[in-house]
RNA sequence: AGAGGUCUGUUAGCGCCGGGACCGUAAUAGGUUGACGAGGUUUGGCGGUUAUCGAAAGAUUCGGCGGAUGCCGCCACGGCAAAUACGCAAGCUCAUGCGAGAUCACACAAGGUGGUUUCUUCAUAGGCUGCAAGGGGCAGCUUUCU
Numbered sequence: 001a002g003a004g005g006u007c008u009g010u011u012a013g014c015g016c017c018g019g020g021a022c023c024g025u026a027a028u029a030g031g032u033u034g035a036c037g038a039g040g041u042u043u044g045g046c047g048g049u050u051a052u053c054g055a056a057a058g059a060u061u062c063g064g065c066g067g068a069u070g071c072c073g074c075c076a077c078g079g080c081a082a083a084u085a086c087g088c089a090a091g092c093u094c095a096u097g098c099g100a101g102a103u104c105a106c107a108c109a110a111g112g113u114g115g116u117u118u119c120u121u122c123a124u125a126g127g128c129u130g131c132a133a134g135g136g137g138c139a140g141c142u143u144u145c146u
Base pairs, nucleotide, nucleotide: 014066015065016064017063019062020033021032022031023030036054037053038052043076044075045074046073047072048071049070077087078086092136093135094134096132097131098130107120109118110117111116
């Protein structure tokens, strides 16, 4: 350096399936599906909560269970001059304009008796973020008045 094997971990819009739907069987059996991506964990703990955003579409993406990076409250810790604000990018929030940016689907190919799965190509969001210019708010400083 190359080849092969084993184990462990990560992988959280994530996992699971006694319902339903579908395939399959003479009937069983057996199998498939069961949310499409974007964004999100980040100081720690406890509690609560049907946990953000849009897409195709008008759907079984029905129904159920579990989990969870969301939000809220409390406590501790932390940075700053300080804080009731904030969270290591530590000074918030609201709406507007512009820019950037996705997957499923459709099509192609492959596997499969089939349901369906996988691969490839292509178009298209909103939130967040960036930029621009504003509204509101917090703290500090200055001035004036009481």

Description:
RNAcentral holds the sequence, with entries from Rfam. The RNA shown here (glmS glucosamine-6-phosphate activated ribozyme aptamer) has 146 nucleotides and comes from Ruminococcus difficilis. Rfam family: glmS glucosamine-6-phosphate activated ribozyme aptamer. By type it is a riboswitch. Its family is annotated with catalytic activity and regulation of gene expression in the Gene Ontology. Rfam describes the family as follows. This entry contains a glucosamine-6-phosphate activated ribozyme that is found in the mRNA for GlmS. GlmS is an enzyme that uses fructose-6-phosphate and glutamine to generate glucosamine-6-phosphate. The source organism's lineage runs through Bacteria, Bacillota, Clostridia, Eubacteriales and Ruminococcus. Of the family's consensus pairs, 84% are formed in the model. The coordinates come from a structure-prediction model, not an experiment, and the mean pLDDT is 77.